[in-house]
Predicted 3D model of a 472-nucleotide part of an RNA (small-subunit ribosomal RNA, 3' major domain) from a soil metagenome.
Context: one part of a larger RNA
RNA sequence: UGACGGGGGCCCGCACAAGCAGCGGAGCAUGUGGCUUAAUUCGACGCAACGCGAAGAACCUUACCAAGGCUUGACAUGCAGGGAAAUCCUCCAGAGAUGGGGGGUCCGCAAGGGUCCUGCACAGGUGGUGCAUGGUUGUCGUCAGCUCGUGUCGUGAGAUGUUGGGUUAAGUCCCGCAACGAGCGCAACCCUCGUUCUAUGUUGCCAGCGCGUGAUGGCGGGGACUCAUAGGAGACUGCCGGGGUCAACUCGGAGGAAGGUGGGGAUGACGUCAAAUCAUCAUGCCCCUUAUGUCUUGGGCUGCACACAUGCUACAAUGGCCGGUACAAAGGGCUGCUAAACCGUGAGGUGGAGCGAAUCCCAAAAAGCCGGUCUCAGUUCGGAUUGGGGUCUGCAACUCGACCCCAUGAAGUCGGAGUUGCUAGUAAUCGCAGAUCAGCAACGCUGCGGUGAAUACGUUCCCGGGCCUUGU
Numbered sequence: 001u002g003a004c005g006g007g008g009g010c011c012c013g014c015a016c017a018a019g020c021a022g023c024g025g026a027g028c029a030u031g032u033g034g035c036u037u038a039a040u041u042c043g044a045c046g047c048a049a050c051g052c053g054a055a056g057a058a059c060c061u062u063a064c065c066a067a068g069g070c071u072u073g074a075c076a077u078g079c080a081g082g083g084a085a086a087u088c089c090u091c092c093a094g095a096g097a098u099g100g101g102g103g104g105u106c107c108g109c110a111a112g113g114g115u116c117c118u119g120c121a122c123a124g125g126u127g128g129u130g131c132a133u134g135g136u137u138g139u140c141g142u143c144a145g146c147u148c149g150u151g152u153c154g155u156g157a158g159a160u161g162u163u164g165g166g167u168u169a170a171g172u173c174c175c176g177c178a179a180c181g182a183g184c185g186c187a188a189c190c191c192u193c194g195u196u197c198u199a200u201g202u203u204g205c206c207a208g209c210g211c212g213u214g215a216u217g218g219c220g221g222g223g224a225c226u227c228a229u230a231g232g233a234g235a236c237u238g239c240c241g242g243g244g245u246c247a248a249c250u251c252g253g254a255g256g257a258a259g260g261u262g263g264g265g266a267u268g269a270c271g272u273c274a275a276a277u278c279a280u281c282a283u284g285c286c287c288c289u290u291a292u293g294u295c296u297u298g299g300g301c302u303g304c305a306c307a308c309a310u311g312c313u314a315c316a317a318u319g320g321c322c323g324g325u326a327c328a329a330a331g332g333g334c335u336g337c338u339a340a341a342c343c344g345u346g347a348g349g350u351g352g353a354g355c356g357a358a359u360c361c362c363a364a365a366a367a368g369c370c371g372g373u374c375u376c377a378g379u380u381c382g383g384a385u386u387g388g389g390g391u392c393u394g395c396a397a398c399u400c401g402a403c404c405c406c407a408u409g410a411a412g413u414c415g416g417a418g419u420u421g422c423u424a425g426u427a428a429u430c431g432c433a434g435a436u437c438a439g440c441a442a443c444g445c446u447g448c449g450g451u452g453a454a455u456a457c458g459u460u461c462c463c464g465g466g467c468c469u470u471g472u
Base pairs, nucleotide, nucleotide: 003472004471005470007469008468009467010466011465012464013463015459016458019422020421021420022419023418026313027312028311029310030309031308032307033306034304035303042053043052064299065298066297067296068295069294070293073122077121078120079119080118081117082116083115088103089102090101091100092099093098106113107112124288125287127286128285129284133282134281135277136276137275138273140271145184146183147182148181149180150179151160152159153158164175165174166173190265191264192263193262195233196232197231198230199229200228201227205222206221209220210219211218236259239253240252241251242250243249315415319374320373321372322371323370324369325368331362332361333360336355337354341350342349343348381412386407387406388405389404390403391402392401428451429450430449431448432447433446434445
């Protein structure tokens, strides 16, 4: 100087408390450990690994295993020598890779270009080392800190500034002070939501005036409104009052769509963990070179006495089922989204209008509301499992896809010790869309809106953090 303390003081944070909903028990899904296996590819391991890399493992992917092949190679550049073609079409053998046979064509005036074979340099490696590295990322933590120049003090390491009194979300600001200034952080500048004004009205809108329909902005027209796009205004403790060193600031109020950082996002200082990643990529060194490279077929990554993690669905009446009937936002669409109509109980099929989309389509929002039924039961709860029959995608659903119909109807009656999230349009609950994608194991993830709570006395305690001080 730091770090640490079951030392002290001050102060924060869904940290506790107060509440609400969960997890831990059940079934299933997904990930992991373990075991198994020819292989079950590899990485990630307290918080900060475990619905993580993977925003799509039937083949491919694919890195693993078995078997069958190749050796200048699946891919790049150069040199030397040589060849006519290579690509293409077709036949045979084969699981295919591949091998064999047949047919047929080069471009250019030229230089040459393209291509194949042989040889030499070399290629190639998801092989090792993240403890050799770059880059990227996680974490403490959106915590309020981390430093520098000059000066001063100290023999020096260093100190001071940055401590102190207030204050703040904040090293935020004010006052004081051997310090005076400055930088990286904080805040603001950026995006978005909330109010309003102006401009512009098509594909959007329809108040008023007409036309028309079974009905619909359908048509003429209109720019008022909604909305869209762009540009402004608006919030600054600006105003009033109380407190305060009459400073910073704080409490209450007015006006206001919004009030003291208005809500949300992006933004992550110096550093810590030899944190993670050599399998995104790049890269030093080491290693393989008829194989640790490469091609193919099939298998595996989906195995299952078990254990853990994260979710979904439930255990019902604030509910299940049946019928009727409302109201979104944000997205996606030409190798695409696919309407009406018809067929099928249904998945789906036929069909083909419209739309490169404020125009058309996906599209039905669901919870909700109005009726009916069930009456507390392992049930009209719950849907696992299994049998049978189908649909779709795809070369191909056996290992190993999703969905539909009929039948079957398991565990489960609210969960031990313990433990998680959340302070407001939040939790809880309800559905919708998208990326990836032929299809899909999505109950995941990322967004979107609908309905919409309870509680916070307080900081003694648990956890994490900041400042000062003390012991070592």